[in-house]
């Protein structure tokens, strides 16, 4: 200080999340110790038990208990008990009287208020105890309490007599500086008032006690405290609460209080508060302070401190200085105890404690030694205040758990590429140190100062001060000393990013993490469990709140064209700002000064506990409020003057401004005549619809409506909606030029008021077109739609509603300023006017563009700049929802304001770069067209799918599987299946041992593997060599996973693409280059260019073919010469041809003409074998399809191990209702058969081609020459000659099936290929629909070769024959480049994505009703108790009792409103891998989408 998460990627917006602090906390593991704090936040819930306010005998009567003294009696031990009796003394239960109990403690229920908090005023008051001063205290008097007796009662308790006392109580007297009331003088004061002085007249007091010092009392004054009361500020939320009040606002008088006051009454007036939020809801103690934060703020009010309200719930007074009273009264309620049923008693929100209620919070502890408070003269007594101890890691501090030295880097765990390393780890072992701390001893505080006593000093009896003494709950604690011994003492979270920390093992979208993103689907650093890390450490995690981060409510510091926002648009009070220039003023602002702002706390320095926390001195601070001097620029306020803001006024022209009235013409429809005759109409294609009753169609008149082509536009006008034929009339507003008048009159606008498209809605009219609903025909799987025929509201037009639109420039209005260029409206002015001309200037409407500005896209004088000022406003993640509930407005539809549960991590803007488009544009290609032949129909070979089967072995599966792996399946192959067998069995290698054998041969079992039996036998240079046997070590798998892998391959696609460097541009992502114009088969190449350059890809090197030439000349060739046969390079011989197989040349758009800047194209050029990449072939960029292949091979995990290993024999891979693929042969006469004849290239042969003779009808057999091959071996066939068949299922065609056979092979049953003899099936050119082919090609022709004992070969792979036809040409179809567009698609259109229905599961709404709460009104009753009446009773009296009246707390009782809870049913929401229907949107999305 910042991260994470939207997306392919970028930038913004823009929400969620996390890292830190905090706590009165819970909870989970742990858990040595100390000190200082802190500890019912829930049920203001009910409480059992003790204990919190009592004290004075120096106010009193007394004498019940204790003590002590004195007298009596009685017992006797004669100085002891007992008893009695004396208040006589110390003391004292109860009583009477005094203070005090209003203090201290505790809760936060209530309260939105003068409660609190701050500053002020009381000329409107009070204050016991306490200071000071001043005065003063005479007389007298009649009760009661208690104590006695007496009753009642179960208690509580109360009644009656008789008597008694006081600091209790009456009376009288005295009396002011007290009170009132009147006169006078006088001070202040704004005003009511008010100070001080002095005169008259009324009226009120007092207590005694004593140790004789003194305490006390009563009046007055004045302080000091402490209340009272009143004012100014300040103090939560809700407008979906807007109107509230009737003692209410105010006057007057009187009451009343300690006092002001409507505080309360009588009468008069009719106010009095509210949008600067009155009233009503809701929630809530308030401040000092505490968390957090840079700050300003948010959040809180435990503990400490003020100050308030409570005291079981509600109401009342009483007393008293102070109370409407927490441990006081009284009444009503509730509720708990007692009870003899008649009555009666309570009040822990004090300290402990119990219940309950909750995630959660202590001991029914010691002690007044120490501060405090009450009482007292004092001892002292009482204090659950308070000072201490006890529980609790609650918290915040500190301290310990050793320290040094040890390397064979032990052992053990873990993990590796494992004979060996890593790590754990100096970590331990060991060895020496040290003892905070633990354990058990020894000694042991500080807090204590006094108070009384007693001595002493000072002066004048008393005071003050000095000494002595006595006094610890905490406690034998804290400290401290000395002993012993490493000895008593670590865990917990976390290791995928954020975020420090990694690995193996188990699991297999299971289990199960998770704060956000997300991890798991068999190699998981994300689960688990282990090692090993990393952080914190007597703690650490987790929850849970609050502040940061969050500039995400923004004062400091934010925004509204597209993200969430400008009100639809004008007027306009209130409010809000407001031109120049003076003067006064000092409200605002500033500056000093004084007062306050408690204390603790925070900060800072200094100090005391061994540091620290904690404590304790002192500074600052407390940003605030009053006060009061001073300043006067600014702003206010008041006056005064200006003119430039605004506004008048005079003359002009411009305009689809508006209102009403008139006219016009063209369609259109309809009528009516009339011409005509059969269709018209519509559509992609038709049909409905209309027409022989004459229809469309033409012409004539008529008639009604509703809109007003051309002009016209990037135009005018208007505030917006909006305004369009002409013309009249009334009416508004802009602009311009001039002069003059007024003197800030201005700008904005919360409420309110007016205008407001369409559609709607009511009421009359109107009604031609058009046209929702609606009917019909189409289209369609459907079609409640798009298209078509009609057709009704509506659209017109007067009145009056409604008041909303994508009311959009998605842009509020106003001034002001800030480069330019250029067009157009309407105005003015200048200049030679003399031109549709330059310039200058106003006011609009556009278009481009710098500077600024923005996320970008863009905007840029008509700002989205740059500054002010109002207003919305006006906003606060997406959804739920512009919904629901209330309220207002509306005739109604429906508009206005307008949420919460609940849900999701995202929704969004802008732009990029790819894909896609039933989007453009350009260009390609056997892609289509043009031909040519095919497949699709048959038969039959072959391969797939299905069935089948024991088994029919795998694998390939659009294009890119299907005569494919497989270039050859009878056994072997082979991987299936049944059967029988083996379990170290095959190669190969090291090291040992051993034996010279095994192997063969032969033979028996046997289906064979296999077992048994027999036989025969090793070289040697003697080292050993072979070879086999056994032992050890290292098996094996065509078991899965191509979705873990390599390599290999296939397709895009022999397409023209695909990157890179540096450089610019752009906040980025990224662009440019590689884009524009041309060209090319081609990112080929020019040209222009912020691009300049390279790489991989073209293309070129390579290799066959086409022409020469040079070399050589065998097995090839043969013109010439010569031999020599019937003939044949057969022979001599030749290198001339051909040929062979090396090197070379040739071809480069190189030359002409044209076009063209260039590349380059164009010519039936030219020359040349060959012309424009001559033809064919190898060659296949980045990459895509998780494409294929674990069965070619390799290879990581898994998985078997008497088998899923291996071996044999038989089967099977060839099965057959059927469907596809690929192909043969054929359907004939461009043919079949018969005969006869002509030409090749390549390639292959020795377990082999196989001449040539013989034999066979043939397949083949026999015999047998040559050849390891330019030398031998092979009939080339269609071709061509002849001759036959005449169009039929044939002399086409050959399948099936019978029969004979040959050949290979161990073996031709399943399951081989050919021969012959015979049979002769379907088939006479094939539907939809679909393939190849652009030249030596298509078509046909045949030949060869691989593999291979044979062969299922019609396959594949090359060869040569003979030989075409047709391309206008790029709209279409497929597919593929580039540009360029849109996009809500990035898994990328096989995308994305919307309702409804139908399951769960959630919250919400509305509901006939059922239930509660809390306020309020109306009547009715009304406890207690104040006042106030009256008062025959009592009492001299005073004043009680007594009855009344008024007031209220409860109670009751009726309509209502208002907030919850519940509800049958019922509605719409939200969410839920893999429901059904359809396909709205997103691409023109297939009808452009949307308000």
């Nucleotide at each position: 200080a910042g991260a994470g998460u939207u997306u392919g990627a970028u930038c913004c917006u823009g929400g969620c999340u996390c890292a830190g602090g905090a706590u009165g906390a819970a909870c989970g593991c742990u858990a040595g110790c100390g000190g200082c704090a802190g500890g019912c936040u829930u049920a203001a819930c009910a409480c059992a038990u003790g204990c919190a306010a009592g004290u004075c005998g120096a106010a009193c009567g007394g004498u019940a208990a204790c003590a002590g003294a004195g007298a009596a009696a009685a017992g006797c031990u004669u100085g002891c008990u007992u008893u009695u009796c004396u208040g006589c003394u110390g003391a004292c239960g109860a009583g009477u009287g005094g203070c005090g109990a209003a203090c201290g403690g505790g809760u936060g229920c209530g309260u939105a208020a003068c409660a609190c908090g701050u500053a002020u005023g009381c000329a409107a008051c009070u204050u016991g105890c306490c200071u000071c001063u001043a005065a003063c205290a005479g007389g007298g008097g009649g009760a009661u309490a208690g104590c006695c007796c007496a009753g009642a009662g179960a208690a509580a308790u109360c009644u009656g007599g008789a008597u008694u006392a006081a600091u209790a109580c009456c009376c009288c007297a005295u009396a002011a500086u007290a009170u009132u009331a009147u006169c006078a003088a006088u001070u202040c004061g704004c005003a009511u008032g008010u100070u001080u002085u002095g005169a008259u007249a009324a009226u009120u007091a007092a207590a005694a006690c004593u140790c004789c010092g003194g305490u006390g009392g009563u009046u007055a004054u004045a302080g000091a405290u402490g209340a009272g009361c009143a004012u100014g500020c300040g103090u939560u939320c809700u407008a979906u609460u807007a109107g509230u009040u009737u003692g209410u606002u105010g006057g007057u008088g009187a009451g009343g209080u300690a006092a002001a006051a409507g505080c309360u009454c009588a009468c008069c007036a009719a106010g009095a508060c509210u949008a600067c939020g009155a009233u009503a809801g809701a929630u809530a103690g308030g401040g000092g302070g505490c968390c957090u934060g840079a700050a300003a703020g948010g959040g809180u009010g435990a503990u400490c401190c003020c100050c308030c309200a409570c005291a079981c719930u509600g109401g009342u007074a009483c007393u008293g200085a102070g109370a409407c009273a927490c441990g006081g009264a009284c009444c009503a309620g509730a509720c708990u105890c007692c009870u003899a049923c008649g009555g009666g008693a309570g009040g822990c929100a004090g300290c402990a404690g119990u219940g309950a209620g909750g995630a959660a919070u202590a001991u029914u502890g010691c002690a007044c030694a120490a501060u405090g408070g009450a009482g007292g003269a004092a001892a002292c007594u009482c204090u659950g205040a308070u000072g201490c101890a006890g529980c609790c890691a609650u918290g915040c501090c500190g301290c310990g758990u050793g320290c040094a030295g040890g390397a064979u880097g032990a052992c053990g765990g873990c993990c590796c590429u494992a004979u060996g390393g890593g790590u754990u780890g100096u970590a331990a072992a060991c060895u020496g140190c040290u003892u905070u701390u633990u354990u058990a001893c020894a000694a042991g505080a500080a807090g204590a100062a006094a108070c009384c006593u007693u001595g002493g000093u000072a002066c004048g009896u008393g005071u003050a001060c000095c000494a002595a003494c006595u006094u610890g709950a905490c406690g034998g604690u804290a400290c401290c000393u000395a002993a012993g011994g490493a000895a008593u003492a670590a865990g917990c979270a976390c290791c995928g990013g954020c975020u420090a920390a990694c690995u193996c093992c188990g699991u297999g979208c299971c289990a199960g993490c998770a704060g956000c993103c997300g991890c798991g689907g068999u190699a998981a650093u994300a689960c688990g469990g282990a090692g090993g890390g990393u952080g914190c450490a007597a703690g650490c995690g987790u929850u849970a709140u609050c502040c940061g981060g969050a500039u995400u409510u923004a004062c400091u510091g934010g925004g509204u064209u597209u993200a969430a926002a400008g009100g639809g648009u004008g007027c306009g009070c209130a409010g809000g700002c407001g031109g120049u220039a003076u003067u006064a003023u000092a409200a605002g602002u500033c500056a000093g000064u004084g007062g306050u702002g408690a204390a603790a706390g925070c900060u800072u320095c200094c100090a005391g506990c061994u540091c620290a926390a904690c404590u304790g001195g002192a500074a600052a601070a407390c940003u605030g409020c009053c006060a009061u001097u001073g300043a006067u620029a600014c702003u206010g306020u008041a006056g005064u003057a200006c003119u430039u803001g605004a506004a008048u006024u005079u003359g002009g022209g411009a305009g689809a401004g508006g209102u009403a009235g008139g006219c016009g013409g063209a369609a259109u429809a309809c009528a009516u005549c009339a011409u005509g005759u059969a269709g018209c109409g519509g559509u992609g294609a038709a049909a409905u619809g209309c027409u022989u009753a004459g229809a469309u169609a033409u012409g004539a008149u008529g008639u009604a409506g509703a809109a007003c082509a051309c002009c016209g536009a990037u135009u005018g006008c208007g505030a917006a909606g909006g305004c369009a034929g002409c013309u009249u009339a009334c009416u508004a507003g802009a602009c311009c030029a001039a002069u003059a008048u007024u003197g800030a009159c201005g700008c904005u606008c919360a409420u309110g008021c007016a205008c407001g498209a369409a559609a709607g809605c009511g009421u009359g009219g109107g009604g031609a077109g058009c046209a929702a609903a609606c009917a019909g025909g189409a289209u369609u799987a459907g079609a409640u739609a798009c298209c078509c025929u009609g057709g009704u509201a509506g659209u017109c037009c007067a009145c009056g509603c409604c008041g909303u639109a994508a009311a959009c420039g998605a842009u509020g209005g106003a001034u002001a300023c800030u480069a330019g260029c250029u067009g157009u409206u309407c105005g003015g002015g200048a200049c030679c006017u003399u031109g549709a001309g330059u310039u200058c200037u106003g006011a609009g409407c556009g278009g481009c563009c710098c500077a600024g500005c923005g996320a970008a896209a863009g905007u840029g004088a008509u700002a989205a700049g740059u500054a002010u000022c109002c207003c919305a406003c006006c906003u606060g993640g997406g959804g739920g929802a512009g919904u629901a509930c209330g309220u207002u407005c509306g005739c109604a539809a429906g508009a206005a304001u307008g949420a919460a549960a609940c849900u999701c991590a995202a929704a969004g803007g802008a732009a990029u770069u790819g894909a896609c488009g039933g989007g453009g544009g350009c260009c390609c290609g056997c892609a289509c067209a043009a031909g040519c032949g095919g497949u699709g129909g048959a038969g039959c070979a072959u391969g797939u799918g299905g069935u089948u089967u024991a088994a029919u072995u795998c694998g390939a599966u659009g294009a890119u599987a299907c005569g494919c792996g497989a270039g050859g399946a009878a056994c072997c192959u082979u991987a299936c299946c049944a059967g029988g067998g083996c379990u170290u069995a095959a190669a190969u290698g090291u090291a040992g041992u051993c034996u010279g054998a095994c192997a063969g041969c032969u033979u028996u079992a046997g289906a064979g593997a296999u077992a048994g039996a027999g036989u025969u036998u090793u070289c040697u240079u003697c080292g050993g060599a072979c070879a086999g046997a056994u032992u050890a070590c290292a098996a094996g798998g065509u078991g899965c996973u191509g979705c873990a892998u390599g390599g290999u391959u296939g397709u895009c696609g022999u397409c023209a693409g695909c990157u890179c460097g540096u450089g610019c541009c752009g906040u980025g992502a990224g662009g440019u280059g590689u884009c524009a114009g041309g060209u090319u088969a081609a990112g080929u190449c020019c040209u222009a260019u912020a691009a300049c350059g390279a790489g991989c890809g073209c293309a070129a090197c390579c290799c066959c073919u086409g022409u020469c030439g040079u070399u050589a000349g065998u097995u090839g060739c043969c013109a010439g010469c010569g031999a020599g046969u019937c003939a044949u390079g057969u022979c001599g011989g030749g290198g001339a041809c051909u040929c062979u197989a090396a090197c070379g040349a040739g071809a480069c758009u190189g030359c002409c003409g044209g076009u063209g800047c260039a590349a380059a194209c164009c010519g039936c050029g030219a020359g040349g074998a060959a012309g424009g990449u001559g033809g064919g072939g190898a060659u296949g960029a980045c990459g895509u399809c998780a494409a294929a292949u674990c069965a070619u091979c390799a290879c990581g995990g898994c998985c078997c191990u008497u088998a899923c290993g291996u071996c044999c024999u038989g089967g099977g891979c060839c099965a057959c209702a059927c469907a596809c693929g690929u192909g043969c042969u054929a359907c004939a006469a461009u043919g079949g058969u018969a005969g006869g004849u002509a030409c090749a290239g390549a390639g292959a042969g020795c377990a082999g081609c196989c001449a040539g003779c013989a034999u066979g009808c043939g397949a083949a057999u026999g015999c047998g020459a040559g050849c390891g091959a330019a030398u031998c071996u092979a009939u080339a066939a269609a071709g061509c000659c002849u001759a036959u068949c005449a169009c039929a299922g044939u002399u086409c065609g050959g399948a099936u099936c019978g029969g004979a056979g040959u050949c290979u092979g161990c073996a031709a049953c399943u399951c081989g290929a050919c021969u012959c003899c015979g049979u002769g099936a379907a088939g006479c050119u094939g539907g939809a629909a679909u393939c190849g082919c652009u030249a030596g090609u298509a078509a046909u022709c045949g030949g060869a070769u691989a593999u291979c004992a044979g062969c299922c070969a019609u396959g594949a792979u090359c060869c040569g024959g003979u030989g075409a036809a047709u391309a206008c040409g790029u709209u279409c179809c497929c597919g593929g480049g580039c540009c360029u567009u849109g996009u809500a698609c990035a898994c990328a259109c096989c995308g994305c994505c919307c309702g409804u229905c139908a399951a769960g599961c959630c919250a919400u709404g509305g509901a006939a009703g059922c239930u509660g709460g809390g306020a309020g009104u109306a009547c009715c009753u009304g406890a207690a108790g104040u006042u106030c009446g009256u008062c025959a009773c009592c009492g001299c009296a005073a004043g009680g009792a007594g009855c009344g009246a008024c007031c209220u707390a409860g109670g009751g009782u009726a309509a209502g409103a208002u907030c919850g809870g519940u509800a049958a049913c019922u509605a719409g929401g939200g969410c839920u891998a893999a429901g059904u229907c359809g396909u709205a949107a997103c691409a023109a999305g297939g009808u452009a989408a949307c308000c």